[in-house]
């Protein structure tokens, strides 16, 4: 300087908006002498604690999937190999923008173990 790996998923959390649902506020009707109260309904609000929903390469955690060790069962075989099963270990390290894309709309989601930096 190049190239190749650095696995796949389900849950869940941190976070993160506002389409739905809630929730305030105000307004239409409506009741009441008046405040003020009601059911729908429309506008407004996420700088709304909430449910829906969206979620981490560098977070949890399961399952497979790879790699090793050790056992077992089939068939020929001295063995290697080949086919399946059961146990058990590992599956490391990771600092990280602007800017764009998504979707109602945002993000630690995607671009992205990207630029870069070391």
């Nucleotide at each position: 300087g190049u190239g190749c790996a650095g696995g796949g998923u389900g849950c869940c959390u941190a976070g993160g908006g506002u389409u739905c649902c809630g929730c305030g506020c105000u307004g239409u009707c409506u009741u009441u002498a008046c405040a003020g109260g009601g059911a729908a309904c429309a506008g407004c609000g996420g700088u709304c604690u909430g449910g829906u929903c969206c979620g981490a390469g560098a977070g949890g955690u399961g399952c497979c999937g790879c790699c090793g060790g050790g056992g077992u069962g089939g068939g020929a075989g001295a063995a290697a190999u080949c086919c399946g099963c059961c146990c058990u270990g590992g599956u490391a390290c990771a600092c990280g923008g602007c800017g764009g894309g998504g979707u109602a709309a945002a993000a630690g989601c995607c671009c992205g173990g990207g630029a870069g930096a070391g």